[in-house]
RNA sequence: AUGGAGAGUUUGAUCCUGGCUCAGGACGAACGCUGGCGGCGUGCCUAACACAUGCAAGUCGAGCGGACCGCCUCGAUUGAAGCUUCGGCUGAUUUCGGGUCACGGUUAGCGGCGAACGGGUGAGUAACGUGUGAGUAAUCUACCCUUGAGAUUGGGAUAACCCCGCGAAAGCGGGGCUAAUACCGGAUACGGGCGCUCCUUCGCCUGAGGGAGCGGUGAAACCCCGACUUGUCGGGGGCUCUUGGAUGAGCUCGCGUCCUAUCAGCUAGUUGGUGAGGUAAUGGCUCACCAAGGCUAUGACGGGUAGCCGGCCUGAGAGGGUGUCCGGCCACACUGGGACUGAGACACGGCCCAGACUCCUACGGGAGGCAGCAGUGGGGAAUCUUGCGCAAUGGGCGAAAGCCUGACGCAGCGACGCCGCGUGGAGGAUGAAGGUCUUCGGAUUGUAAACUCCUUUCAGCAGGGACGAAGCCCCCGACUUGUCGGGGGUGACGGUACUUGCAGAAGAAGCCCCGGCUAAUUACGUGCCAGCAGCCGCGGUAAUACGUAGGGGACUAGCGUUGUCCGGAUUUAUUGGGCGUAAAGAGCGCGUAGGCGGUUUACCAAGUCGGGUGUGAAAACUUCGGGCUCAACUCGAAGCUUGCACUCGAAACUGGUUGGCUUGAGUCCAGUAGGGGGAAGUGGAAUUCCCGGUGUAGCGGUGAAAUGCGUAGAUAUCGGGAGGAACACCAGUGGCGAAGGCGGCUUCCUGGGCUGCGACUGACGCUGAGGCGCGAAAGCUAGGGGAGCAAACAGGAUUAGAUACCCUGGUAGUCCUAGCUGUAAACGAUGGGCACUAGGUGUGGGAGGUUAUCGACGCUUCCUGUGCCGUAGUUAACGCAUUAAGUGCCCCGCCUGGGGAGUACGACCGCAAGGUUAAAACUCAAAGGAAUUGACGGGGGCCCGCACAAGCGGCGGAGCAUGUGGCUCAAUUCGACGCAACGCGAAGAACCUUACCAGGACUUGACAUGUAGGGAAAAGCUCCGGAAACGGGGUGUGCCGUAAGGCGUCCUACACAAGUGGUGCAUGGCUGUCGUCAGCUCGUGUCGUGAGAUGUUGGGUUAAGUCCCGCAACGAGCGCAACCCCUGUUCCAUGUUGCCAGCAUUAAGUUGGGGACUCAUGGGAGACUGCCCUGGUCAACGGGGAGGAAGGUGGGGAUGACGUCAAGUCAUCAUGCCCUUUAUGUCCUGGGCUGCACACGUGCUACAAUGGUCGGUACAAUGGGCUGCGAAGGGGUGACCCGGAGCGAAUCCCACAAAACCGGCCCCAGUUCGGAUUGAAGGCUGCAACUCGCCUUCAUGAAGUCGGAGUCGCUAGUAAUCGCGGAUCAGCAUUGCCGCGGUGAAUACGUUCCCGGGCCUUGUACACACCGCCCGUCACACCACCCAAGUCGUCUGCACCCAAAGUCGCUGGCCUAACCCGUAAGGGAGGGAGGCGCCGAAGGUGUGGGGGGUAAGGGGGGUGAAGUCGUAACAAGGUAGCCGUACCGGAAGGUGCGGCUGGAUCACCUCCUUU
Repeated sequence: AUGGAGAGUUUGAUCCUGGCUCAGGACGAACGCUGGCGGCGUGCCUAACACAUGCAAGUCGAGCGGACCGCCUCGAUUGAAGCUUCGGCUGAUUUCGGGUCACGGUUAGCGGCGAACGGGUGAGUAACGUGUGAGUAAUCUACCCUUGAGAUUGGGAUAACCCCGCGAAAGCGGGGCUAAUACCGGAUACGGGCGCUCCUUCGCCUGAGGGAGCGGUGAAACCCCGACUUGUCGGGGGCUCUUGGAUGAGCUCGCGUCCUAUCAGCUAGUUGGUGAGGUAAUGGCUCACCAAGGCUAUGACGGGUAGCCGGCCUGAGAGGGUGUCCGGCCACACUGGGACUGAGACACGGCCCAGACUCCUACGGGAGGCAGCAGUGGGGAAUCUUGCGCAAUGGGCGAAAGCCUGACGCAGCGACGCCGCGUGGAGGAUGAAGGUCUUCGGAUUGUAAACUCCUUUCAGCAGGGACGAAGCCCCCGACUUGUCGGGGGUGACGGUACUUGCAGAAGAAGCCCCGGCUAAUUACGUGCCAGCAGCCGCGGUAAUACGUAGGGGACUAGCGUUGUCCGGAUUUAUUGGGCGUAAAGAGCGCGUAGGCGGUUUACCAAGUCGGGUGUGAAAACUUCGGGCUCAACUCGAAGCUUGCACUCGAAACUGGUUGGCUUGAGUCCAGUAGGGGGAAGUGGAAUUCCCGGUGUAGCGGUGAAAUGCGUAGAUAUCGGGAGGAACACCAGUGGCGAAGGCGGCUUCCUGGGCUGCGACUGACGCUGAGGCGCGAAAGCUAGGGGAGCAAACAGGAUUAGAUACCCUGGUAGUCCUAGCUGUAAACGAUGGGCACUAGGUGUGGGAGGUUAUCGACGCUUCCUGUGCCGUAGUUAACGCAUUAAGUGCCCCGCCUGGGGAGUACGACCGCAAGGUUAAAACUCAAAGGAAUUGACGGGGGCCCGCACAAGCGGCGGAGCAUGUGGCUCAAUUCGACGCAACGCGAAGAACCUUACCAGGACUUGACAUGUAGGGAAAAGCUCCGGAAACGGGGUGUGCCGUAAGGCGUCCUACACAAGUGGUGCAUGGCUGUCGUCAGCUCGUGUCGUGAGAUGUUGGGUUAAGUCCCGCAACGAGCGCAACCCCUGUUCCAUGUUGCCAGCAUUAAGUUGGGGACUCAUGGGAGACUGCCCUGGUCAACGGGGAGGAAGGUGGGGAUGACGUCAAGUCAUCAUGCCCUUUAUGUCCUGGGCUGCACACGUGCUACAAUGGUCGGUACAAUGGGCUGCGAAGGGGUGACCCGGAGCGAAUCCCACAAAACCGGCCCCAGUUCGGAUUGAAGGCUGCAACUCGCCUUCAUGAAGUCGGAGUCGCUAGUAAUCGCGGAUCAGCAUUGCCGCGGUGAAUACGUUCCCGGGCCUUGUACACACCGCCCGUCACACCACCCAAGUCGUCUGCACCCAAAGUCGCUGGCCUAACCCGUAAGGGAGGGAGGCGCCGAAGGUGUGGGGGGUAAGGGGGGUGAAGUCGUAACAAGGUAGCCGUACCGGAAGGUGCGGCUGGAUCACCUCCUUU
């Protein structure tokens, strides 16, 4: 010393920059849902809007005169009661009149004090208003305290009252009377005040205090009590002058106090002086005169906003925000102006005037001011009772009692806030019921409830019952004269707080949230709908995000939402940020103010540091204590109050003054390099044009062309001439300049730099807001000039179009002179200066040293420029790195999310174009920088593949087959859609299949399991109806058995079955494809902040990430290869159904026999770059050769890495969820899947002579066969039929292979090619060939004569061609599919191009990844803004007019009690009414300025799910892009000129690095 937390969101991922958002606290709050009690606070933030009603300031009779009442008294009157001599008397009492004002009370008026306080509000005010600290030698202060002195003598009025009058009223006028502490004159006055003279002390500029003398000047009021007594005394109160104080106030000054420069100049009483007036007092405060000043970039003047502060909220603090309650100050009181009275006001509940409004009215005239307390209306999201009391505190008056007090004390209303309490506590498992979920087992709600025991706060009822109370008054007592002691009385709150008792768990819980941030999840409903949302974002059928429910979490008499402020935000950065590429260095220089400044001496003490004093109000805050049961609340003490002022000291640093110094800076001298600048002159090459010669048909231009030029002679070539512009080579990351920029040569003028030796000046320096100057290109004005080039423009091409790129022309312009403009990617995207911090290597300029004496060369050192590499350091990274982007100091400029926008408005500049300065509304949650991995490129390098090329044969044209689309239909079931759907699922739809349609039927079902009940078998056979399913009838009965029953089966009922219904985008499995391409990864280590990299890259090599070498990598896995199968050679074994050389035999390997051969089956061998030569890194490997049946993977197959395509399949199967349940299930008959203007895919057959046809002849292999293959033989032209041997098959059968070969005919034609189509007659299968099968024979004889654009397959036993077999299958394939063998080619120079792929590298604005992204016009809708003819309010300046009240001045002929003169009349003094004048509010007129509302129309901007046109940008984005400028164009944009790299690629040059 007590104090500092972060998160979400830009990306495929990363780091950074940067905004948005959230979690916290607070509130005079409001709104939604809910609501038990108490305490303490608090409550019109809006209309300073308007106000009904009541109250909020009175008091004093001890200032005064009256009036009234009471008392007293007199008279009259009424007359209870008593007495009575009944005549009457006394007389309570009622009413009336008079007297006395002796006593008591009340009070309208005069008079005094108060009313200037208290209370309210925040409109105005940016100011000495406020805060703080000073000053007042420039001031006042009633009441209070204090000092001294005094209070004398006279006078005249007036209100009340009475009378009269006017008026509706408010009120007013006239006459008459009267008092005072009201008013006035005189006297006195130590002291006071004024003037003059003198002395003295002191100070702060003017001056102040004290003293002495002289002169003249100014005052008063009484009242009460008591005593004696009739005017005195005592006491109290009051009065006058005066001294000092206290309190309060006035004025002045220093400092602090919001935004705006798109407000830059303001000011005539303005600034000062002299004099006067005025004030309590200074002062232009006011006036006259004089002077011309005063303020301002340290922000005047103007505009906007605002009461200021103590404090309050927040924050770690520094700060930021705020000024409600409480306290201090100010301002205001319906709006504006004004003064009066007074100690104090220009006065909230006073006056006058003007204005607006309201009210009364008899219409003549009057009254009013809640921003006091309540209350009303209105406004508004929103803010209370027309309460009680003066008991307390405080205030006014009074001698006091007391009166007044909406100040105040209390109560009421409002969860508005803070604080406290409660809604129960303990036990209680069958873990009840119910709810919810469920994998159906259970889980959870949940000890929660029920139940048992207990308690009673609070609320309720009842009893007791305060503190706040002491003053003061009365009584008593004491001492004594105002004090003490005792007693009694005084409470709105309030029968309240508090306390005691009673009964009973009894009366008392909600709200928000549960995707992440952020604690807390399930089900159902919904289906981009309804809705949610603070940000990111949820919702399109399995939503933890919507709604509801169960459960959970947070808080709790509250909980959420909204609004505002601070925080987080270091996101305005003083503490505590930045500017190469993220926003941000001015284009460059000179220089003013300002800021900063080398070394040394002395002094000063402004800054700075230390001590002390005053102040910094109280409350608040913090700490420690105390009081309400605790707390909130409140009391006491201390701290705090970070400040200001004064004073005493210190002198290091900054500063000031002074004197030095030389290293910063500058000057002189000697050299030196240079496209530095300006002017004049001059040279050659080239282009173009003109003239002449030679010469002839083309030239020119392009990707290819055309426009254009040329027979009137071009181009080409030679000679001569004209003119303008630019200066090849040298030439160089070379030079110079501040930047822009500067290039032939010569001369003149001129600026700066560098080097070197010395000398001189002595801090003269650095930076630089404003200011001034320079400033590419384009552009502008005027005048020249004009060769080439060339915006615009024209033509030709290209193109879908082509306002472009290309071509042919071509004008401004480009050039010069004079002026303007002032901008660029004006860039090193890097402001200037100084200092410090490793090196290496080039190059320009200069100087020194060295060798050997000079020169040259070489080596080396220093200074100064200019490049590259690189250490430390730094950076988000890239990179920078003595030329810093490193480390420090000084000064300036600039930035604060993207868009809107460098735009609008305003201002300044400009001839214009335009430039400079520079917003807001609105809108988005991002926009961005660097780097990473991919993907992509009409980027690059390397490599491969029937990828191209070289070849052979096809498809696309015809007919037919088959599949698909489309159309049609009752249905034409469904799926598959680029490659990778389309002779595909389907290895075979007449019924069946079959899923579709129509009709007819069934409902535990055609099928499975279980339970319960019942019955007998069911089936089969047969008859009837029917299209059949089905229905009805007849017949008929099982197996085991221990004889109970069981098994099987049927019927009924219930659970359930069933579904080719949906979702392949909920899935499993399987499959296709990239691709049999060579890749895809991991562990550990290392590098990087990180994503990631490395390994896997590199040099070779391979079919291959195959292998070798190298290497911060070392290893490993899945892939490759090999292992497996077939085939090619050979050997061994075994020979039947296979084979037959030799022997025998036959018609025949038929038989005997044989195992040699073929073949079959099984097992071996063989091939490994093993050998040789050669190339290569003594490698891997490649080339050639030998041997071998086979040679470098021998050929073929199987085998498919990590993954991609939400690829395909819910209709093979399986499966979640949803849906149907007398139907979307099941059965049956018939139909359909075969339908046909058409389009496409895949095939077959052809178009013929390498052929067709006829006849003859030869040679295979794979396979299949008992519901089968079916021989021989026979019949038929044939399909086929009859027949049935043999064979479950190396034995028999299918089964004659066909092309080929030999021979005949055909003779180039729509044919002896081709066979579609159609007719007739048959055959076969099958229950059945009509829709809708196949085959045969005869007849018919279509298109088609080799196929457009385009496109497919194939590299060897392959293509092509020929036939054979099989699956499926009752039948149906000459065409599909899967296999088999026969005959059997051509070509590959090569990798430029097309397609696909692999590796490395590069660019990227792509990451749904180029089928990407994205720009602008146009059209539509909405929103805000700008301009705008006008129009309507508002604020304000200036000028003038009119001018109220009122102060002041002048006048005052009219009026006038006090004083003077006078007997009086009258006069005087003084005063007043009235009049005049200055000023003067409101009002009016005119003319400006600011800001606002609205507006026909115009303009751009923003946003919007799919609109239109193009394709500008991102890759070399297909013409590299961008900046400035000019012109042009629907639009993005294009082109010209100059500039930049923030351009890819290739080559070259230079430099650097490594070896």
This is a predicted structure of a 1555-nucleotide RNA (small-subunit ribosomal RNA) from an Actinomycetota bacterium. Taxonomically the source falls in Actinomycetota (Bacteria, Bacillati). The sequence is in RNAcentral, with records from ENA. Its Rfam family is "Bacterial small subunit ribosomal RNA". Its family is annotated with ribosome and structural constituent of ribosome in the Gene Ontology.